RNA sequence: CCAUAAAAUUGAAUUGCCGCUCGUAUAAUGGCAGGAAUUGGCCUGCGAGUCUCUACCCGGUCACCGGAAAUGACCGGACUACGAGUGAAUGCGUCUGUUUU
Numbered sequence: 001c002c003a004u005a006a007a008a009u010u011g012a013a014u015u016g017c018c019g020c021u022c023g024u025a026u027a028a029u030g031g032c033a034g035g036a037a038u039u040g041g042c043c044u045g046c047g048a049g050u051c052u053c054u055a056c057c058c059g060g061u062c063a064c065c066g067g068a069a070a071u072g073a074c075c076g077g078a079c080u081a082c083g084a085g086u087g088a089a090u091g092c093g094u095c096u097g098u099u100u101u
Base pairs, nucleotide, nucleotide: 005101006100007099008098009097011095012094016092017091018087019086020085021084022083023082024081025080026055029048031046032045033044034043035042040065041064049056057077058076059075060074061073062072063071
């Protein structure tokens, strides 16, 4: 002097990740088949819906069904995909410079 590694630190891009918020999608929705329960009102599967992967359920209230095969209305609660915003000093990382070993 050069290279590499580790630690500390400056700066940068505002890129990646993470968290949160918002927006878009979808109405956590509707169709069909088989099965089950009726102290119940579910289970399984298929396909639809999204410039869309996934999901398509849970709880409650009210109604309805008098023993049968069929549920309905309303309220509250997510996940996923994409996009945007945001993070006090001090989120994690990346890159760059410097210092030390």
This is a predicted structure of a 101-nucleotide RNA (Purine riboswitch aptamer) from Paenibacillus sp. J2TS4.
Its Rfam family is "Purine riboswitch aptamer". Clan: Purine riboswitches.
The RNAcentral record of the sequence draws on Rfam.